[in-house]
Molecule: SAM riboswitch aptamer (S box leader)
Organism: Bacteroidota bacterium
């Protein structure tokens, strides 16, 4: 790196060093940023998954539910929905035909679902 699974409208900053860019990657858009981006170190936070536990139940070297963060050990995260759109489908506009239907269009906008990503657990 890859490949399966499961989550993604929730939570949570401060100082150092440094010094111009950031918001995954392209595109547009829209925001952060010299009253310091991104990075690196310290200290703090969050509470999601995996671990840890307590208790129930089973078909009991274990499974399955259900409670515990006053269990913060592992990874993670600490601006905006994963910023938002981008592909399909619905619904809604709006225009043309028609004649009660069909076509086109659209980042006003709203609802699915699908790409990609991100994080965790397996696996290779």
């Nucleotide at each position: 790196c890859u490949c399966u699974u499961a989550u993604c409208g929730a939570g949570a900053a401060a100082g150092g060093c440094u010094g111009a860019g950031g918001g995954a990657a392209c595109a547009g858009g829209c925001c952060c940023g010299u009253u310091g981006a991104a990075g690196c170190c310290u200290u703090a936070g969050c509470a999601a998954c995996c671990g840890g536990u307590u208790c129930g139940c089973c078909a009991c070297u274990g499974g399955c539910g259900a409670g515990c963060g006053u269990c913060a050990g592992g990874u993670g995260c600490u601006a905006a929905c994963u910023c938002c759109u981008g592909c399909c489908c619905g619904g809604c506009a709006u225009a043309c035909a028609a004649g009660c239907u069909g076509u086109a269009u659209g980042a006003c906008c709203c609802g699915g679902g699908g790409a990609a990503g991100a994080u965790g657990a397996g696996a290779g």